[in-house]
RNA sequence: CUUAUCAAGAGUGGUAGAGGGACUGGCCCUAUGAUACCCAGCAACCUAUUUUUAUAUAUAAAUGAUAUAUAAAGUGUGGUGCUAAAUCCUGUAGCUUUUAGCUAGUAGAUGAG
Numbered sequence: 001c002u003u004a005u006c007a008a009g010a011g012u013g014g015u016a017g018a019g020g021g022a023c024u025g026g027c028c029c030u031a032u033g034a035u036a037c038c039c040a041g042c043a044a045c046c047u048a049u050u051u052u053u054a055u056a057u058a059u060a061a062a063u064g065a066u067a068u069a070u071a072a073a074g075u076g077u078g079g080u081g082c083u084a085a086a087u088c089c090u091g092u093a094g095c096u097u098u099u100a101g102c103u104a105g106u107a108g109a110u111g112a113g
Stems, first nucleotide, its partner, number of pairs: 001113006011039001013038004019029003023091001025089002040083003045079002048075001051073009087107001092104005
């Protein structure tokens, strides 16, 4: 830089011990333990194994078999990621029934390339 996703899910554990939620403005969490590490867990992006179903193609030869590819479902091997609050809300633009709401985007995070 390109692309996909971001309202689901996941801890009454152990060690240390003061800040944290990216940034802005808010609003929150926190010695009833922030945050970090370990363990545990969640999820299924890539990967791996195997099974089922569907479609297509090829082979042999008959209503079924084998192989390959694609799609869907399942498992959870390995690489990540994640485990307060919608990415906590917000920032820019547009619209509406304008103390507000909706849509798209920016920014950010994660995976793959």
Predicted 3D model of a 113-nucleotide RNA (SAM riboswitch aptamer (S box leader)) from Clostridium ihumii.